[in-house]
Molecule: FMN riboswitch aptamer (RFN element)
RNA sequence: AUUAAUCUUUGGGGAAAAGGUGUAAUUCCAUACCGGCAGUGAAUCACUUAAGUGAAAGUCUGAGAGCAUCAUUGAUGUUGAUUGGGUGAAAAUCCCAGACCGACGGUAUAGUCCGGAUGAAAAAAGAUCGUU
Numbered sequence: 001a002u003u004a005a006u007c008u009u010u011g012g013g014g015a016a017a018a019g020g021u022g023u024a025a026u027u028c029c030a031u032a033c034c035g036g037c038a039g040u041g042a043a044u045c046a047c048u049u050a051a052g053u054g055a056a057a058g059u060c061u062g063a064g065a066g067c068a069u070c071a072u073u074g075a076u077g078u079u080g081a082u083u084g085g086g087u088g089a090a091a092a093u094c095c096c097a098g099a100c101c102g103a104c105g106g107u108a109u110a111g112u113c114c115g116g117a118u119g120a121a122a123a124a125a126g127a128u129c130g131u132u
Base pairs, nucleotide, nucleotide: 001132003130005128006127007126008125009124010123019029020028032112033111034102035101037062038061039060044055045054046053047052058100059099066078067077068076069075070074082098083097084096085095086094104115105114106113
């Protein structure tokens, strides 16, 4: 360096204050706020003399959770949302502007409150041991 096994740790953000209607709403109206994991990535950013390395998408590709069913601790199904303009040889990822989306149960209708959950998990990092 490579690949397998085992183990450990980590592993989701947001209404703080004020407004309107109402008996009642952090749920409606209005305003505000948030964006997990892997991949991809033209120009961007950081590091390097350089080769190169790393970061970089809520709306692209995929996975997970959740939910439903069967029936088991597994299988199957389901699982949201982007337009316009700019630059350029080339942009769903850059820049500008606007828009849109967000499981289940509870409760005045919830992405943000409470609950399952001090849970589970995509995955990340590390350790041990072995193979080549």